RNA sequence: AACGAACGCUGGCGGCGCGUUUUAAGCAUGCAAGUCGAACGGUAUACACCGCUUUUAGUGGUGUAGAGAGUGGCGAACGGGUGAGUAACACGUAGAUGAUCUACCUUUGGGACGGGGAUAGUCCAUGGAAACAUGGGGUAAUACCGGAUGAGGCCUUGUGGGGUGAUGCCUGUGGGGUGAAAGGCGGCAACAGUCGUGCCUGGAGAUGGGUCUGCGGUCCAUUAGUUAGUUGGUGGGGUAAGAGCCCACCAAGGCGACGAUGGAUAGCCGACCUGAGAGGGUGGACGGCCACACUGGGACUGAGACACGGCCCAGACUCCUACGGGAGGCAGCAGCUAAGAAUCUUCCGCAAUGGGGGAAACCCUGACGGAGCGACGCCGCGUGGACGAAGAAGGCCGGAAGGUUGUAAAGUCCUUUUCUUUGUGAGGAAUGAGGUAGGGAGUGGAAAGCUCUACUGAUGACGCUAACGAAGGAAUAAGCACCGGCUAAUUACGUGCCAGCAGCCGCGGUAAUACGUAAGGUGCGAGCGUUGUUCGGAAUUAUUGGGCGUAAAGGGCGUGUAGGCGGCCUAUUGGGUCUGGUUUGAAAGGCUCCGGCUCAACUGGAGCACUGGGUCAGAAACUGAUAGGCUAGAGUUCAUGGGGAGGAGCUGGAAUUCCUGGUGUAGGGGUGAAAUCUGUAGAUAUCAGGAAGAACACCGGUAGCGAAGGCGAGCUUCUAUGAAUGGACUGACGCUGAGGCGCGAAAGCGUGGGGAGCGAACAGGAUUAGAUACCCUGGUAGUCCACGCUGUAAACGAUGUGCACUAGGUAUGGGGUGCGAGAAGUGCUCCGUGCCGUAGCAAACGCGAUAAGUGCACCGCCUGGGGAGUAUGCUCGCAAGGGUGAAACUCAAAGGAAUUGACGGGCCCCCGCACAAGCGGUGGAGCAUGUGGUUCAAUUCGAUGCUACGCGAGGAACCUUACCAGGGCUUGACAUGUGCAUGGAUGUUGUAGAGAUACGGCAGUCCGCUAUGCGGACGUGCACACAGGUGCUGCAUGGCUGUCGUCAGCUCGUGUCGUGAGAUGUUGGGUUAAGUCCCGCAACGAGCGCAACCCUUACCGUCUGUUGCCAUCGGGUUAUGCCGGGCACUCUGGCGGAACUGCCGGUGACAAACCGGAGGAAGGUGGGGACGACGUCAAGUCAUCAUGGCCCUUAUGUCCUGGGCUACACACGUGCUACAAUGGCCGGUACAACGCGAAGCGAAACGGCGACGUGGAGCGAAUCGCUAAAAGCCGGUCCCAGUUCGGAUUGGAGUCUGAAACCCGACUCCAUGAAGGUGGAAUCGCUAGUAAUCGCGCAUCAUCAUGGCGCGGUGAAUACGUUCCCGGGGGUUGUACACACCGCCCGUCACACCACCCGAGUUGGGGGUACCCGAAGU
Repeated sequence: AACGAACGCUGGCGGCGCGUUUUAAGCAUGCAAGUCGAACGGUAUACACCGCUUUUAGUGGUGUAGAGAGUGGCGAACGGGUGAGUAACACGUAGAUGAUCUACCUUUGGGACGGGGAUAGUCCAUGGAAACAUGGGGUAAUACCGGAUGAGGCCUUGUGGGGUGAUGCCUGUGGGGUGAAAGGCGGCAACAGUCGUGCCUGGAGAUGGGUCUGCGGUCCAUUAGUUAGUUGGUGGGGUAAGAGCCCACCAAGGCGACGAUGGAUAGCCGACCUGAGAGGGUGGACGGCCACACUGGGACUGAGACACGGCCCAGACUCCUACGGGAGGCAGCAGCUAAGAAUCUUCCGCAAUGGGGGAAACCCUGACGGAGCGACGCCGCGUGGACGAAGAAGGCCGGAAGGUUGUAAAGUCCUUUUCUUUGUGAGGAAUGAGGUAGGGAGUGGAAAGCUCUACUGAUGACGCUAACGAAGGAAUAAGCACCGGCUAAUUACGUGCCAGCAGCCGCGGUAAUACGUAAGGUGCGAGCGUUGUUCGGAAUUAUUGGGCGUAAAGGGCGUGUAGGCGGCCUAUUGGGUCUGGUUUGAAAGGCUCCGGCUCAACUGGAGCACUGGGUCAGAAACUGAUAGGCUAGAGUUCAUGGGGAGGAGCUGGAAUUCCUGGUGUAGGGGUGAAAUCUGUAGAUAUCAGGAAGAACACCGGUAGCGAAGGCGAGCUUCUAUGAAUGGACUGACGCUGAGGCGCGAAAGCGUGGGGAGCGAACAGGAUUAGAUACCCUGGUAGUCCACGCUGUAAACGAUGUGCACUAGGUAUGGGGUGCGAGAAGUGCUCCGUGCCGUAGCAAACGCGAUAAGUGCACCGCCUGGGGAGUAUGCUCGCAAGGGUGAAACUCAAAGGAAUUGACGGGCCCCCGCACAAGCGGUGGAGCAUGUGGUUCAAUUCGAUGCUACGCGAGGAACCUUACCAGGGCUUGACAUGUGCAUGGAUGUUGUAGAGAUACGGCAGUCCGCUAUGCGGACGUGCACACAGGUGCUGCAUGGCUGUCGUCAGCUCGUGUCGUGAGAUGUUGGGUUAAGUCCCGCAACGAGCGCAACCCUUACCGUCUGUUGCCAUCGGGUUAUGCCGGGCACUCUGGCGGAACUGCCGGUGACAAACCGGAGGAAGGUGGGGACGACGUCAAGUCAUCAUGGCCCUUAUGUCCUGGGCUACACACGUGCUACAAUGGCCGGUACAACGCGAAGCGAAACGGCGACGUGGAGCGAAUCGCUAAAAGCCGGUCCCAGUUCGGAUUGGAGUCUGAAACCCGACUCCAUGAAGGUGGAAUCGCUAGUAAUCGCGCAUCAUCAUGGCGCGGUGAAUACGUUCCCGGGGGUUGUACACACCGCCCGUCACACCACCCGAGUUGGGGGUACCCGAAGU
């Protein structure tokens, strides 16, 4: 784009078309083929008249009219339906018929003499339910039958002529034979007659057929052979007609890879749909042809049938039946049933067109003309038009402003197609009978008859027609699909991987432009969507117009048949080819133009086209054919030379194993390590001799040869062969090659040999979770030979063969040749084998004279993945198996090349307390603390590998508090605003209650003004907006944080390269802690990171000089910077300096830098801190805070009391204290730093064993206090013990804080004195002022650290090194990974379902062949 469509929603009108695509299933009912009295006999009946009789009636005769039925003629073979069959001369196209027929019709000849016998109807009778049948009597014809005549017919037999490509063609002339008829019927005349029509027999024509032939149009080769009347001949028969059409005999042919035979499917065509075309699909309507008529068979009649509405037989089915028998055939028009997604009225009319009969009138006609039903299609029209902004109301969106629906509506004015009512009213009708007028033929005595023309003249189904007019009134008339992308058009709500959508991709798991609804929008519009089907897009079967190295695809290789293709010259021919004429290519349809319906659809006319076929004439280049020639292709031969080419025979040495003997002694062998195994019966080792079989080290080489497989010791022989050069010869002998034939690794098979080594299977030993493996010890087939089979491989260059053309460079094998004295060297050249590379090609990788470039010739092969190289059939094979080779079903991909990452039990380089080297811990004990689990009314919540677990929490008895129980409140505990009412606020106190709370008492009475009032701030009450939520979502978020990681990385601009992803830069060589720096480089620069800048610490200088300090001077004390004084020192805290690889030496590339050294307080970023790139983990946090959405609103808010967060069989993390003598205890004694202090630190002194109390000096602090530092040092004691270690637990007594220590605080004293004797597997921290060890301070805080954050004291050991573990950085490689190895992914099994194959079989149908029975009929 299209449709004979269907389905869903919707539906105003008209015109023109179309309408069982399924089941050639079955059919009730009606109709669809009759007509002719001018072929015939003639009845019932009606009427009239005349008779008779028994007179409502019957009967006879005559006349007129005359149904039904019958004889006869013509028609019924057309028209109408359907597409089952048919792969065929069925159809199309072009021919043939010298092999034929044709009723009616036209035209043209001739003729029609004379007879006969029947029969239906009918009458009588009989049988039967019926259908129908039978017997007897009688009758007519244009029915039937003889006879006569008869030609130019037909048959036969002679004899001529002509024509043709050609037989049965045309045309003469003889003989013989054969074969007709209705002189009816009608008109007029009537005495003969005449006209018309009909009849017989010829010729010609027209029309319609029959038959034959060339060419054309489906699939399957998993159909490869087929055929006995088969192929041909002779002779007959038969037909309208040729013919094995049929028959007898004879011969053995015919068809087939150019696809026979068989199977499947199918009516064919004009045309229709699609397409740029070439093509592809279709064959409904209309037209041509064919076939069929319930199924099968058969003939009859006839001009024509093997006959849709005829007959006979058989069968199935249906119906009737009196059970004996009968009847029927809608694939005619309507209609019914069934089937189905699905397809109409049991209508009107012969008015028109056409057909049959008839002389005609006329009759018949479901052909046809019309109407009806169906939006089934095409076409046309309408559902109103103009104005109309307060941009109404309502809806929807928005926080609001506002936007949108939208000039849309309302409203005003207008129109009337359509609609309703009514009126007028064409055309389709031409003519017939008849009439009038005129003419003609033919004659006759006579035309009224016959015939022609003109005029007149009945007839309309549709039809209440079309069209036109009038009246009325916007009146009667809009939907459907879509809105994520493709694809025009978006928002809200609902839903929450549900419900659903979906053509493909894909949407939906709480913010869905994708589901549903609404609003809005987009598209089309009496339709719109969906489904189905065809073509297109699809160059996705590629003729036009594709491919095959790696995506699917080159046959394993050769030889060669058919076929295809083929060098140069000449001549002939004219098959192909080309040109012109002619004929055909029906009509309709198509295209162009012009007409008719108001337009269009539709339809009329003209032209074109119909790309095709036939035929005639011509051309001769190319191609073919024929003939002759040539040598450039191809081949033969000679000469020189090469080679792991093949076959056969002979020979050789090394090694291995075995055997024999000698020497010799304890192991050998094997592995990652072992064991099985072997050896004292003498192995291994070693020496000598012997045997056997197999394979040929070195040479050896991207070297050679061969078609491929493949070929390797040497010699001999046979065979074959590539290349170069130069002669001679043949003369296109060539290339390719479907089938065919041959060769064809390894393994395998058969028969017979052989068997050293190796070695499937097998056995044992190991390994392992297992180990039917890898490793080891053995070992059979096999490997070897001969003969035969198999016929496959990643048979690979994953690249068919041949020929030609198209830059170079380099290496190598064989040959020729130049220069050269030369086998040296070097140049040129041919053939082979490799590498690099230009153009070009290619998706890229790559190929690139050995093409994957450019062309030609021929062959093979491919057409998404899986199923599957499977099943089945056939075929080959001894078997194994090979060749050929599907489908169902299923998926939305499978695949190639390259890119960036990530990953690897890949490689290379480098780093880190990563390992190693050390020191100290954890894991065992008790306790503390956190977590899991469990429990509970609640044990609030969060954090969960590293990166949760002394974490949020820097401090849960109440509070905190979010949890639980109970008791209360509802504008609320808290904020803002409004209205009303009321009151100062506030303090203090009583009662009830667990308290919240409730009710009271007392004290106290705000400010301004225009002042019984009004206003303002504040409190209370009521009402309303609202508050409130530690309720949910960290996967809606902001912010903040953890981690990789203080790892050295992460990027950008421009340029360049690449089709592109992307690359380059950022890689490389060095170097660094560092992408730090240097050098190089198609890159050049830049940014975020690194480093530095900041703080602190270490040294110096300078300034400052109290509360700090005290060297000098003075005063004073038992003593003390205590005082005067001083600011030198220490110190305080400001400002500066100092370190930069700066200097020297070496190494390095003359670089960067590194190593060593000097100086220096400090040396190579001096130590420490703050500082965290692009990003990752949907990491953590909605319970810090903020925040979208959702949820609660007398509760999920809020207040209170009590409880809980402190539970306890257990498990884990983090710690503390220990297990002791480097220690415990007692006494003495020394030295810090950081800090903190007013609801505070709190001195001295006193009391208490002590916690502490009393006390209150001093101090808002370099001044006073906390403040005692501890380890250490000195002295003493303990003596290895569960202890003078260890301190848990428990009892008692207290202290402190606090309303309050029961649940549930810390501390003190006395008593008690548990586990624990250094901690399994495993695991953590630390590289120097570090670890370890010792104490001190601070935050939080009423009280409460073993935790956290800080401070100083004492103060080590070790690092060879980077193989390994972990993590990280860079380069490279492989990848089937990309939520990226915690990836991907394979197979078995279990269950359910789907599809296919096989299957003992079973059932139905079809075909072939042999034989039997056999209806009707010829």
Molecule: small-subunit ribosomal RNA
Organism: uncultured bacterium